About this RNA
The prediction has a mean pLDDT of 81. A computed fold for a 73-nucleotide RNA from a Candidatus Saccharimonadota bacterium, annotated as transfer RNA.
């Protein structure tokens, strides 16, 4: 340089054919128990890496950056 793969919650990860963004585990709060843990219930938390396109509508299509991993030469 050239090619593929990845960037989504604090952390590990889903997201099907474009139509309001999801779980685990972590945090808090209740319930429970003489008392912890473990359980049970609810909450909070998201500029979907960034800039642009395209659409009525983008996390999802395209173009380009960046930053990782990986392969060519």
């Nucleotide at each position: 340089g050239c090619c593929g793969c990845g960037a989504u919650a604090g952390c590990u990860c889903a997201g099907u054919c474009g139509g309001u963004a999801g779980a685990g585990c972590g945090u808090c709060g209740c319930c429970a128990u003489g008392g912890u843990a473990a359980g049970g219930c609810g909450a909070a938390g998201g500029u979907c890496a960034c800039c642009g396109g395209u659409u009525c509508a983008a996390a999802c299509c395209c173009g380009g950056u960046u930053c990782g991993c990986g392969g060519c030469u």

Rfam family: tRNA.